[in-house]
């Protein structure tokens, strides 16, 4: 890098260095010299993996336990990631609705794309 699965309207920022960009792409709209990107430090959020624990289901021995789960909760101590403006900032393609001929607008659903995690190649 490819593939698979899950999630994405919740949540959480200060300081130092730095010095003009950033929000993936296009458009829109925003953030930024009251300091962008990036690096470092400290802090925090979350609960994907890990860990602990409860319940449930199946199985095993059966004393009460053990194992597994592609089941549902809880904890957040240690560890692996992730994240800490705006819904993934919004829209793009398709369908439906407001709703009428079309368009604009708004609302809802789906696809695509993207991000993150876990597994796999």
């Nucleotide at each position: 890098g490819g593939c698979u699965u899950a999630u994405c309207c919740a949540g959480a920022a200060a300081g130092a260095c730095g010095g003009a960009g950033g929000g993936a792409c296009g458009g829109a709209c925003c953030c930024g010299a009251u300091g962008a990107a990036g690096u470092c430090u400290u802090g925090g959020c979350a609960a994907c993996c890990c860990u602990u624990u409860c319940a449930u289901a199946a199985c095993c021995c059966c004393a009460g336990g053990g194992u597994u789960a592609u089941u549902g909760g809880a904890a957040c101590u240690c560890g692996g990631u992730g994240c800490c403006a705006a819904u993934u900032u919004c829209c793009u393609c398709c369908c439906g609705g407001u709703a009428u001929a079309c368009a604009a607008a708004c609302c809802g659903g789906g696809c695509c794309a993207g991000a993150u995690a876990a597994g796999u190649u």